The RNA shown here (Bacterial RNase P class A) has 360 nucleotides and comes from a Deltaproteobacteria bacterium. Its mean pLDDT, the model's own confidence on a scale to 100, is 76. Rfam family: Bacterial RNase P class A. The family's RNA type in Rfam is ribozyme.
This record gives sequence, structure tokens and C1' cells, in this order.
RNA sequence: UGGAGAUGAACGGCGAUCGCUGGGCGUCUAGCCCAGAGGAAAGUCCGGGCUCCGCAGGGCAGGGUGGUCUGUAACACAGACCGGGGGAAACUCCAGGGAAAGUGCCACAGAAAAUAUACCGCCAUACGCUGUAUGGUAAGGGUGAAAAGGUGAGGUAAGGGCUCACCGCUGAAGUGGCGACACUUCAGGCAUGGCAAACCCCAUCCGGAGCAAGACCAAAUAGGGAGGCGUUUGAGGGCGGCCCGCCCAAGGCCUCCGGGUAGGUUGCUUGAGGCGUCUGGCAACAGGCGCCCUAGAUGAAUGACCGCCACCCCUGUAUCUAUGGGGUUACAGAACCCGGCUUAUGAGCAUCUCCAUCGA
Repeated sequence: UGGAGAUGAACGGCGAUCGCUGGGCGUCUAGCCCAGAGGAAAGUCCGGGCUCCGCAGGGCAGGGUGGUCUGUAACACAGACCGGGGGAAACUCCAGGGAAAGUGCCACAGAAAAUAUACCGCCAUACGCUGUAUGGUAAGGGUGAAAAGGUGAGGUAAGGGCUCACCGCUGAAGUGGCGACACUUCAGGCAUGGCAAACCCCAUCCGGAGCAAGACCAAAUAGGGAGGCGUUUGAGGGCGGCCCGCCCAAGGCCUCCGGGUAGGUUGCUUGAGGCGUCUGGCAACAGGCGCCCUAGAUGAAUGACCGCCACCCCUGUAUCUAUGGGGUUACAGAACCCGGCUUAUGAGCAUCUCCAUCGA
């Protein structure tokens, strides 16, 4: 210098004018001061805090997770490591437990898709001998995404773990490691293809609903309850039936109580908080010390406009400028709060690593 890989941070700046939301000061008037979106505020996909409800204990059903260890409040997240795939490397990707517990599926092609089997071929025998039949075989061809260990040698009628060497595989033991696992030795001719993001089995975890949770204050109107006052006989009940009469008493008025609605307050932003530094740890992270307070709206504030600078586009040109014009420019917009994941996103910036080349 070029090509790659990984990680991180910030996204226009300054000034002026007019507004909006919250807080503070104020003679509560006029006014003044301070603060005011994001890395994803998004999707609401996981995990937790908080709130209410439920809950003796255990089980079933249902759902999540799935190499190991560690971190964490917790996780499906993160770190380190193991195994496998990719890459020359830095690095990166993996739902990465079980297929001899059982059930199921494997299109087309193909002889055969899992009790093995035989289309061409190879070999043997017989015959009516350019071939046919029967048997042996699974090296070679052919089919397929996948074909019953691989390569080589011996052996054989031809072949075949049939036998042997190496590689792979299975089992046992030993050694190392917390562990996943690795290595070594011995034994075994191989002990039965793939799919579990098919049912299922194993291990492990999970109660439900959510700030429209929940708590408090509390109109008007219409119900409810209690007490008092009080009218008619028009309704109802009681005095055994009927009549009269009497009593209770509806409707009415007054006072009080209670629940709910509208509305308001709270929950609400000081928190597993941020920044700096030291210590421990490979790291994720944890601990100590110091400093800081940084949006809280509720029909829902965070906006509009002007000037200068920066940036980008066009003009111009072989190229770089000058001049002039345009764009305020990516994705996007808090709603109880945190930790993650995923998705959207423009032009750039910083740091580290690998490879190639050049120079000292």
C1' cells in the first nucleotide's frame, strides 16, 4: 500500500426568534432560570423486577430448553472450552441428547430404501451351443439425496472381511481433564442406512393475568341501606271469616351512610443506574473507592423558521478547483422499568487481527 476478518462509539455544530411539556424561583401577577427521544424508543419473541389473584404436599395434562463448565436476578442471553462443517489465515457456522425402547416415513428412478436383493455383468454346470435354462457371486456397470465399511494384497471357478496390513468403527481397560472429551493399549471381522424443527423416550425448567396491574380521593343523575317527620284509604299485610274500627305501612319530605360511573391523584421514574479508577478472573463478569442525577406526556410535549459553518448531490472539468443552484439529508418517535434477541438503517469514523507485496 492492497485485500480480508472482528469489535466499538457517535450521528450534524453554533447563535437568534416564536411556541409545546415538566420542574424550580417569584410580590404566585408580569416574568426569569433549568431540563426535554433512540441505537434501535420498533417487533412484543425470550428472561426478570414490580402489582393483584391462586397455592398443604405429590402427580397428570400442556409448554419451553437440549455438547460441557462458568457468568447472571434470570434467560432461548453472554464468555471460555469440546466435537463437527467452511476458510490459506485472522476468523466463522451448527435445535450439537437418544435411531439395538416402540411406532411411522424415505417421492421419482432403481433388482433392492432395510427380514435384504439381482437388471446388465462375472463364473460353473446342462442342453437342441452367435444362444437358452439352472445355480453361485456382489468385485465392475447402471439408478438415486442416500445402496449394507474404505484402500491395497493374498486367495478363489468367479467373487466376497473369505484371510491379512493400514485407516475407519464397536467394546473394555488405563492415563489426562471439574467436565464435554482427548490420547494410549488390548480385544472384536464389523455387531444391522437416513429422518426425532415425525410421534415418541430421556434429562431439566415452568401457577395465572398484566401499569387498561394495583392503591387512594370522589361530582351530577339514577339505584341500595338506616333514622326521623308525616298524609290518604286509592294499593299491600296483621287482628280466625265478613263489616266497621285499630295497627303496621307503600308512595312523599329531611338528614346520614355505603358501592359504582365521569373526573382527579398515585403507581412514575434513583435504577440488577451511569461514568472514572483500582483489585480478582483467559473472558463473560464480580468487588472496593470516588463522582454524577440524565424525558415522564395521557388525545398524548420534544416543533417551526432564519443566519453562518460542516456534509452530500447537481453544474463545471481529462482530473482537482472556482462559480452558481439544490438537499437539511439513513432507519426511525419514549408510554411501568430493566437484561437480551431479532428486524430496519445512509455516508463515514476509530481500534485490533490475518494474508500478500514493497522499504529499512